[in-house]
Context: one part of a larger RNA
RNA sequence: UGACGGGGGCCCGCACAAGCAGUGGAGCAUGUGGUUUAAUUCGACGCAACGCGCAGAACCUUACCAGGCCUUGACGGUCGCCGCAGCCCCGGGAAACCGGGGGGCUCGCAAGAGGACGGCGGCCCAGGUGCUGCAUGGUUGUCGUCAGCUCGUGUCGUGAGAUGUUGGGUUAAGUCCCGCAACGAGCGCAACCCUUGUCCCGUGUUGCCAGCGGUGCGGCCGGGCACUCACGGGAGACUGCCGGUGACAAACCGGAGGAAGGUGGGGAUGACGUCAAAUCCGCAUGGCCUUGAUGGCCUGGGCUACACACGUGCUACAAUGGCGCCGGCAAUGGGGGGCGACCGCGCGAGCGGGAGCGAAUCCCGAAACGGCGUCGUAGUUCGGAUCGCAGGCUGCAACUCGCCUGCGUGAAGCCGGAAUUGCUAGUAAUCGCCCAUCAGCACGGGGCGGUGAAUGCGUUCCCGGGCCUUGUACA
Numbered sequence: 001u002g003a004c005g006g007g008g009g010c011c012c013g014c015a016c017a018a019g020c021a022g023u024g025g026a027g028c029a030u031g032u033g034g035u036u037u038a039a040u041u042c043g044a045c046g047c048a049a050c051g052c053g054c055a056g057a058a059c060c061u062u063a064c065c066a067g068g069c070c071u072u073g074a075c076g077g078u079c080g081c082c083g084c085a086g087c088c089c090c091g092g093g094a095a096a097c098c099g100g101g102g103g104g105c106u107c108g109c110a111a112g113a114g115g116a117c118g119g120c121g122g123c124c125c126a127g128g129u130g131c132u133g134c135a136u137g138g139u140u141g142u143c144g145u146c147a148g149c150u151c152g153u154g155u156c157g158u159g160a161g162a163u164g165u166u167g168g169g170u171u172a173a174g175u176c177c178c179g180c181a182a183c184g185a186g187c188g189c190a191a192c193c194c195u196u197g198u199c200c201c202g203u204g205u206u207g208c209c210a211g212c213g214g215u216g217c218g219g220c221c222g223g224g225c226a227c228u229c230a231c232g233g234g235a236g237a238c239u240g241c242c243g244g245u246g247a248c249a250a251a252c253c254g255g256a257g258g259a260a261g262g263u264g265g266g267g268a269u270g271a272c273g274u275c276a277a278a279u280c281c282g283c284a285u286g287g288c289c290u291u292g293a294u295g296g297c298c299u300g301g302g303c304u305a306c307a308c309a310c311g312u313g314c315u316a317c318a319a320u321g322g323c324g325c326c327g328g329c330a331a332u333g334g335g336g337g338g339c340g341a342c343c344g345c346g347c348g349a350g351c352g353g354g355a356g357c358g359a360a361u362c363c364c365g366a367a368a369c370g371g372c373g374u375c376g377u378a379g380u381u382c383g384g385a386u387c388g389c390a391g392g393c394u395g396c397a398a399c400u401c402g403c404c405u406g407c408g409u410g411a412a413g414c415c416g417g418a419a420u421u422g423c424u425a426g427u428a429a430u431c432g433c434c435c436a437u438c439a440g441c442a443c444g445g446g447g448c449g450g451u452g453a454a455u456g457c458g459u460u461c462c463c464g465g466g467c468c469u470u471g472u473a474c475a
Stems, first nucleotide, its partner, number of pairs: 001475002003472003007469007015459002019423005026315008034306002042053002064301007073125001077123007087102006105114003127290002130288003136284002138279003141275001143273001148187006154163003167178003193267004198235007207225001212222003238261001241255005317416001321375007333364003338357002342353004382413001387408007429451007
């Protein structure tokens, strides 16, 4: 100087408390451990591994296993020889591949020459998801959006170092004010950026009977940009104004006006550093190892195993509900090998046709909700696991191992022990919709809107953190 203390003081954070909904019990989904296996590829391991890399494992992916094959190799460079190559056919084979056949170039001074591509041979070499994240770059997690971390000069100290950065107030903040042997400065904080909330201006193939006319009633047509909205530009909030408190300061409390206050809400943004944290399997890269194999091709299998254990989720256990009929209201976003209205067929998944739309123009029944009816507390008209049969879709192919539909079957489950998680407002809870990946496959992930709470006395305690101080046999 730091770190640490079941030392002290001050102060924060859904940290506790107050409250709401959960997890832990059940079934299933998913990840992991374990076990099994020819293989169940590999990595990630307290917070900060475990719906994580995986924003898509039937083949492919694929790195694993078994078997069949190849070696200058699937890929790059170069030399020589040969042939155009692509393409088509036959035989063998699970395919890779092997054997055979057909067909067939350009320039051209007709000597010959040459290129893409292919075959054979040679050389320098290729290749490796093999090892080392304790050799590395890059990137990332985390403490932590925490308020900190430092420097120059000066001063003090033999020195390590201190001072500044401590102190009195204040703030979300090393934010600001005052004081002070310090005076300044940098990286952080804040602001500048995006978005949302109000208004104005501009522009109107979206919107509107707002006002008029027509109407086969649909902004459908004429017509109009007033409104909604969209896209640009601008205004607006600054403790600016008033009162009080305060050191006359910074600031705090209350109020006015205002769509909005005291960083308005949300996002992006992550200081010096810590964990030899994570990643050599994204990529790059030193070293080591391998080279008829630890490289390469293929078929099939595996990553989907299952006595178990844990994490994360979904669906429930019902009446604030289930079921039936009717009625009404979104916002993101996506669409050409695509989205597909509408019509026909089918109980349905879906199939056959197919208008429109490269899209403010076409496509995308929101659901919870409301009305009426029914069920009457029952393992039930709750719940849907499991299994049987019959089908649909994608795809070369759904046996291992996809998703969906119909009929039948109807399991556990009557609100969950110790323990434990999230959340302070358009939040929690609840309801559906869209998207990425993607042929197909979503209970996961990322977004969007609908409905919309309860509670917060307070800081004694638990956890994490900041500042000052104290002890130390620790560094």
The part of an RNA shown here (small-subunit ribosomal RNA, 3' major domain) has 475 nucleotides and comes from a sediment metagenome. The RNAcentral record of the full RNA draws on SILVA.